[in-house]
């Protein structure tokens, strides 16, 4: 050098004006709701996305117990929980570092294999081959034998070698794959390494139905609450809550759910201290937790983060081939009750650990 | 902002592991009919929104992503 794997981290700087939105103090005005000023301070993300999982929170009684239904799925831990992470076992795949995996059950059952091929599911004879018989005897056509060749096909009932037979076969032996049960050893398991000893020995799909463990009660912040303003009632049905059915249980004679009609389009609270960042230190192989410091970090309601300029940096044009200028641009994207993952986009740049292959010394 | 649906020729709809080389109507397109047109006749073209798994085999099952639709103050 060169080609490559993993992790982490960044995602244009700086400075000035004007310009939104949130707060806090102060100042003016006010119809006491709030308006505006000024001063300080706060002001997008790693994904704010998709809404694909898992919570938190709120209402339905309190979230029961049964069947449906859905989910997940190899051990073992982490964690509020998860389909997420971490370690590990197994299976591929890669020379290697490392990388990928809906990874429980197909001898509980039922089902499914098109086409091609003799035979596709308690198999199977189409040509070779062997035996027997018969005939019009270089062959032909009946009955049987054989699954060893051939040939179909994704998939054909173990592989190689001998033995043996009319050909021939695990039919038998030897030896290798694989199943199962048994023991002993290691593991906390998944699982693994060694003996035995079985029939020789068969499989594919559960992202088909299903069995077998564990999970899961429905809705969603436009949940829900609470204030003000208004207006005009009418009908149908029925106990509700339990929004799939049952059970059980709870409130109850007031009210629900629907549909025609009126009537408002205001205002606060959920709503920004939180499974919250940041540093240390401890345990721990590791997700991670404990402990001591330390900071406060959008919060709108037609919805704020934007827009000039000036230096610099990156990148692309383009005049010139000049250590000078000129234009244009800064990747994806942009909070909307919140948090933990996943998945999906993304220009370009930093670190860090390792690995291959080449020369050199 | 939240939930939920649905994506097949140019449109409308079948199809729901193989028989699919996706069928059917309308429409196109060419021929042939006619004095022309149109109607009928023959014929021909034309799609599973993409991109990965499972599967021997995907429109069809699963997952991602795109795109369209519809509730809900």
């Nucleotide at each position: 050098c060169g080609a490559g794997u993993c992790c982490g981290c960044u995602g244009g700087g700086c400075g000035a004006c004007c310009g939104c939105g949130g707060u806090g103090c102060g100042g003016u005005c006010u119809u006491c709701g709030g308006a505006u000023c000024g001063c300080a301070u706060c002001g997008a993300g790693g994904a704010a996305a998709g809404u694909c999982c898992g919570g938190a929170c709120u209402c339905c009684a309190c979230a029961g117990g049964g069947c449906a239904c859905g989910g997940u799925g190899c051990u073992g831990g982490g964690u509020a929980a998860c389909a997420c992470c971490c370690a590990g076992g197994c299976g591929g795949g890669g020379c290697g570092a490392c990388c990928c995996g809906a990874c429980g059950g197909a001898c509980a059952g039922u089902g499914c294999a098109a086409c091609a091929g003799a035979g596709a599911g308690c198999a199977g004879a189409c040509g070779u081959c062997c035996u027997g018989g018969c005939c019009u005897c270089c062959g032909g056509c009946c009955a049987g034998g054989u699954c060893a060749c051939g040939g179909u096909g994704a998939a054909a009932c173990g592989g190689u070698g001998g033995u043996g037979u009319a050909a021939g076969a695990g039919a038998c032996c030897a030896c290798c794959a694989g199943c199962g049960c048994c023991g002993c050893a290691g593991g906390u398991g998944a699982c693994u390494g060694c003996g035995g000893c079985g029939g020789c020995u068969c499989g594919g799909c559960a992202a088909a139905c299903c069995c077998c463990a564990c999970c899961g009660g429905g809705a969603g912040c436009a949940a829900g609450g609470c204030c003000a303003a208004g207006c005009a009632g009418g009908g149908a049905u029925c106990g509700g809550g339990c929004g799939g059915c049952c059970c059980g249980u709870c409130c109850a004679c007031a009210g629900a759910u629907c549909c025609c009609g009126g009537g408002u389009a205001g205002g606060c609270c959920g709503c920004g201290c939180g499974a919250g960042c940041c540093c240390g230190u401890c345990g721990g192989u590791g997700a991670c937790g404990g402990c001591g410091g330390g900071c406060c970090c959008a919060g709108a309601c037609a919805g704020a983060u934007g827009g000039u300029c000036g230096c610099c940096g990156c990148c692309g044009g383009u005049g010139c081939u000049c250590a000078c200028g000129c234009c244009g641009g800064c990747a994806c994207a942009g909070a909307a009750u919140c948090c933990g993952g996943c998945u999906u986009a993304c220009a370009g740049g930093c670190g860090g650990a390792c690995u291959c292959a080449c020369g050199u010394c | 902002g939240g939930c939920c649906c649905c994506g097949u020729c140019g449109u409308c709809c079948a199809g729901a592991g193989g028989c699919c080389u996706a069928g059917g109507a309308c429409g196109c397109u060419g021929c042939g009919c006619u004095c022309u047109c149109a109607a009928g006749g023959c014929u021909g073209a034309g799609a599973c929104g993409c991109c990965g798994g499972u599967u021997c085999g995907a429109a069809u099952c699963c997952g991602g992503u795109c795109g369209g639709g519809g509730c809900u103050g």
Record summary: This is a predicted complex of two RNAs, RNase P RNA and transfer RNA, with 434 nucleotides together. Rfam match: Bacterial RNase P class A. From the family's description: Ribonuclease P (RNase P) is a ubiquitous endoribonuclease, found in archaea, bacteria and eukarya as well as chloroplasts and mitochondria. The family's RNA type in Rfam is ribozyme.